[in-house]
Annotation: A computed fold for an 86-nucleotide RNA from Paenibacillus sp. UNC451MF, annotated as c-di-GMP-I riboswitch aptamer. Model confidence (mean pLDDT): 88 of 100.
RNA sequence: AAUCGAUAAUGGCAAACUUGCCGAAAGGCAAGGACGCAAAGCCACAGGCCUAAAGGAGCAGAUCUUAUGGCGGCUGGGUUACCGAA
Numbered sequence: 001a002a003u004c005g006a007u008a009a010u011g012g013c014a015a016a017c018u019u020g021c022c023g024a025a026a027g028g029c030a031a032g033g034a035c036g037c038a039a040a041g042c043c044a045c046a047g048g049c050c051u052a053a054a055g056g057a058g059c060a061g062a063u064c065u066u067a068u069g070g071c072g073g074c075u076g077g078g079u080u081a082c083c084g085a086a
Stems, first nucleotide, its partner, number of pairs: 004084002012037002017032006035073001041079003045076003048071003055065003
């Protein structure tokens, strides 16, 4: 240095939920709060999943379809990084 991840050490992040804001929604941001996480840091390239405003179909309508929207705490991948037992 790389791989790896321990009843090690320093720490870090923050699920659900509550409040406020943005958004059609999914969801995001901030505060509180901790289920958990060795990358639960960052990135939408691939797969998967979520939503359906606008568009199309239907036509009283209900509804169906669809990503240009979103999920990195779904998986793969890329990239950066603390510590050092076996």